[in-house]
RNA sequence: CGGGGUAUAGCUCAAUUGGCAGAGCGCUUGGUUCGGGACCAAGAGGUUGCAGGUUCAACCCCUGCUACCCCGA
Numbered sequence: 001c002g003g004g005g006u007a008u009a010g011c012u013c014a015a016u017u018g019g020c021a022g023a024g025c026g027c028u029u030g031g032u033u034c035g036g037g038a039c040c041a042a043g044a045g046g047u048u049g050c051a052g053g054u055u056c057a058a059c060c061c062c063u064g065c066u067a068c069c070c071c072g073a
Base pairs, nucleotide, nucleotide: 001072002071003070004069005068006067007066010025011024012023013022019056027043028042029041030040031039049065050064051063052062053061
């Protein structure tokens, strides 16, 4: 320098080819217990890496950029 992949909650990952952003673990509160763990119930937590574009509507499509990984030179 060229090609490809990844980026979504604190962590690990989904989102059925555009239509209300979710799960598990973790965290908070309550129940249970003498207490803890386990279990049960409820809850908080996200400008979907950044900036634009298309669209009534974008995690999803298009362009540029950033970080990391792989291949080639």